[in-house]
Model confidence (mean pLDDT): 86 of 100.
The part of an RNA shown here (small-subunit ribosomal RNA, central domain) has 345 nucleotides and comes from Niabella defluvii.
The sequence was found in a public genome assembly.
Context: one part of a larger RNA
RNA sequence: CUGGGUUUAAAGGGAGCGUAGGUGGGUUGGUAAGUCAGAGGUGAAAUCUCCGAGCUUAACUCGAAACUGCCUUUGAUACUAUCAGUCUUGAAUAUUGUGGAGGUUAGCGGAAUAUGUCAUGUAGCGGUGAAAUGCUUAGAUAUGACAUAGAACACCAAUUGCGAAGGCAGCUGGCUACACAUAUAUUGACACUGAGGCUCGAAAGCGUGGGGAUCAAACAGGAUUAGAUACCCUGGUAGUCCACGCCCUAAACUAUGGAUACUCGACAUACGCGAUAAACAGUGUGUGUCUGAGCGAAAGCAUUAAGUAUCCCACCUGGGAAGUACGACCGCAAGGUUGAAACUC
Numbered sequence: 001c002u003g004g005g006u007u008u009a010a011a012g013g014g015a016g017c018g019u020a021g022g023u024g025g026g027u028u029g030g031u032a033a034g035u036c037a038g039a040g041g042u043g044a045a046a047u048c049u050c051c052g053a054g055c056u057u058a059a060c061u062c063g064a065a066a067c068u069g070c071c072u073u074u075g076a077u078a079c080u081a082u083c084a085g086u087c088u089u090g091a092a093u094a095u096u097g098u099g100g101a102g103g104u105u106a107g108c109g110g111a112a113u114a115u116g117u118c119a120u121g122u123a124g125c126g127g128u129g130a131a132a133u134g135c136u137u138a139g140a141u142a143u144g145a146c147a148u149a150g151a152a153c154a155c156c157a158a159u160u161g162c163g164a165a166g167g168c169a170g171c172u173g174g175c176u177a178c179a180c181a182u183a184u185a186u187u188g189a190c191a192c193u194g195a196g197g198c199u200c201g202a203a204a205g206c207g208u209g210g211g212g213a214u215c216a217a218a219c220a221g222g223a224u225u226a227g228a229u230a231c232c233c234u235g236g237u238a239g240u241c242c243a244c245g246c247c248c249u250a251a252a253c254u255a256u257g258g259a260u261a262c263u264c265g266a267c268a269u270a271c272g273c274g275a276u277a278a279a280c281a282g283u284g285u286g287u288g289u290c291u292g293a294g295c296g297a298a299a300g301c302a303u304u305a306a307g308u309a310u311c312c313c314a315c316c317u318g319g320g321a322a323g324u325a326c327g328a329c330c331g332c333a334a335g336g337u338u339g340a341a342a343c344u345c
Base pairs, nucleotide, nucleotide: 004316005315006314007299008298012313014200015199016198017197021193022192023191025087026086027085028084029083030082031081033080034079035076036075037074038073039072040071041070042069049064050063052062053061054060090190091187092186093185094184095183096181097180098179099178102176103175104174105173106172107171108170109153113149114148115147116146117145118144119143120142124135125134161168162167205246206245207244208243209242210241215239219235220234221233222232257312258311259310260309261308262307265290266289267288268287269286270285271284272283273282294301295300318345319344320343327338328337329336330335
């Protein structure tokens, strides 16, 4: 390389858009590049092979076949290709309706927390396994009133819903994207995948400027302990929040790439359609549970496949050294991406 694989043994890219490329629906006609057939030329000899022949046999010699190829030419046209038509079922668009924590932006709300002021009131509060550090007669904790601030949105809440993934949850408005259903109408293969590329991408972290209630790395103190650079307690700074710009990684997980077709059933559920009697039954798109055939090393998967097939991409090839070194690219940095070998078992 081939072959075989990628839920859990090594292996699905974090996700999308899309370039080249690869692959691609029905039907008619033309061409004949691939494809197939005939003929001709060539494919040196020797070697190889044996349906053979000749030396008594063998080696050996002769003969035949073969040399699977290339070129020329004449045809065939099912398939692929290509050109020209055409079709509607794939795909898309329009109309109508529905759905949702989809995105973004502005405004508003109540509970809680903290702080401040005033009032009531007096000796404790707080915290723990038990304590202590801490706060408090300069009046705390507790209770009431008012004010200020920032952050998060209890109940509803769910095997719920939406989104490509990351993710998204108080209420209202603006702007905006999407999915689905019902029938009609329109375009007429416009499709699938997608190396490079571009965009998005939790948390933490970085830069500049704001903000700073809570919580809280670092840090300090108190405990525990043989020790305690921890677990527990009292404090507490970055950060947590906002704007703009970077970073680009996660058990970024369904550890399961995308698309299409086909293949037993049962139940639940979200939102439609249709019908209506409020029931049962029907139908579509999702979300789940259980169980067959089949698959699987098994666990298990099972119409949301890990089943049966096709197409395209990504990735794997013993453990360690190592996601390290070196180089390159990216980054303000932290670091990221790409990514070995010696040696060793």